[in-house]
RNA sequence: GCCCGGGUGGAGAAAUCGGCAAACUCGCAACACUUAAAAUGUUGUGGCCGCAAGGCCUUGUGGGUUCGAGUCCCACCCCGGGCA
Numbered sequence: 001g002c003c004c005g006g007g008u009g010g011a012g013a014a015a016u017c018g019g020c021a022a023a024c025u026c027g028c029a030a031c032a033c034u035u036a037a038a039a040u041g042u043u044g045u046g047g048c049c050g051c052a053a054g055g056c057c058u059u060g061u062g063g064g065u066u067c068g069a070g071u072c073c074c075a076c077c078c079c080g081g082g083c084a
Base pairs, nucleotide, nucleotide: 001083002082003081004080005079006078007077010026011025012024019067027045028044029043030042031041032040046057047056048055049054060076061075062074063073064072
């Protein structure tokens, strides 16, 4: 240099044909249980604004297509593999 695969919450990850982003697991927090803890159970758990109802933003970065993009197109960055 060329080719292939990948980058989504705190972590691992799902998202079907382009149509509610974050299911599920773990972690974490509160509560219950306990003398106390562990285990177990229940609830909650991206960010910003708002008293609240709610609103806006977020899929490596920047553009493009589209009514609508995690998904399609272009460039770039990073990780892994192959070829030279």
The RNA shown here (transfer RNA) has 84 nucleotides and comes from a Patescibacteria group bacterium. NCBI's taxonomy places the organism under Bacteria, Bacteria candidate phyla. It was read from a public genome assembly. It matches the Rfam family "tRNA". It is annotated as a transfer RNA.